A computed fold for a 265-nucleotide part of an RNA from Prochlorococcus sp. AG-363-N03, annotated as large-subunit ribosomal RNA, domain VI. NCBI's taxonomy places the organism under Bacteria, Bacillati, Cyanobacteriota, Prochlorococcaceae, Prochlorococcus. The coordinates come from a structure-prediction model, not an experiment, and the mean pLDDT is 86. The RNAcentral record of the full RNA draws on SILVA. Rfam family: Bacterial large subunit ribosomal RNA.
Context: one part of a larger RNA
């Protein structure tokens, strides 16, 4: 900017892409076949591989400051208890939430059509034979369809269902302006939505942060106390701390506002 008024939902599906993939084993059956040796079609279970796609219970990777040990030095006057620094976490031992695979669940199922080599009916040209000339079946992991995802800028611009309404100026055109409607924008608290844009949710509020309470991780804080010459090691006490997780709580902030945006053959 289009989709011959301005919007909100919901849809159709022209078209488009993905997917299409393999192996062992057991039954049928040691049966059909075979002189043995071997050893089946059709059908029906079973568990794999590798891909895919999606999640984080589990299993475990990360997790830059979330706990907790420790060296060297600085500093808070000392002791003791901190904090800075050690290349962008000094080093080590663990880790929630998010991300993630090795980890979990799912998937290529199933059923139809039209065919390809190829196998046939019937069948004559050409009294025979001939699948083929007229007619009519079967018949591939392959094609269409079906499965997933997008899709009406599908300009061939669909479809339904709701909502707005017939101000003002210039002026006489199917003009141009203006301030509105329904509606959106911005902004403003924010997102398991993101690169910006976009999308989603938000005072009819639990959006985010506070605060409590708690899963979780850490591993038993300081400060007294008792023992020990001291290191230290017991007691208070699953201690004390604790980012992303849950619930709850309007206590801060989502405020104040600005601004787009129809007049219709």
């Nucleotide at each position: 900017c289009g989709c011959a008024g301005g919007a909100a939902u919901a849809u159709u599906g022209a078209g488009a892409g993905g997917a299409u993939u393999u192996c062992u084993c057991c039954c049928u059956a040691g049966u059909a076949c075979g002189a043995g040796a071997g050893g089946a079609c059709c059908g029906g279970g079973a568990g794999g591989a590798a891909c895919g796609c999606a999640c984080c219970u589990c299993u475990g990777g990360u997790g830059u400051g979330c706990c907790a040990g420790u060296u060297a030095u600085c500093g808070u006057g000392c002791c003791a208890a901190c904090g800075g620094u050690a290349a962008a976490c000094g080093c080590u031992g663990g880790g929630u939430a998010g991300c993630c695979a090795u980890g979990u669940g799912c998937g290529g199922a199933g059923u139809g059509g039209a065919u390809a080599a190829c196998c046939g009916c019937u069948g004559a040209a050409a009294g025979c034979a001939u699948c083929u000339a007229a007619g009519u079946g079967g018949g591939a992991a392959g094609c269409c369809c079906a499965c997933c995802u997008c899709a009406a800028g599908a300009u061939g611009a669909g479809u339904a269902u709701u909502c707005c309404c017939a101000u003002g100026g210039c002026a006489a055109a199917a003009g141009c302006c203006a301030g509105u409607a329904a509606g959106g924008u911005c902004a403003c608290g924010g997102g398991a939505a993101g690169a910006a844009c976009a999308c989603c949710c938000g005072u009819u509020g639990a959006u985010a942060g506070g605060c409590u309470c708690u899963a979780c991780g850490u591993g038993g804080a300081a400060g007294c106390c008792u023992g020990g010459u001291a290191a230290c090691a017991g007691g208070u006490g699953c201690a004390g701390c604790g980012g992303a997780g849950g619930a709850g709580u309007a206590c801060u902030a989502a405020u104040a506002g600005a601004c787009c945006g129809a007049g219709g053959g």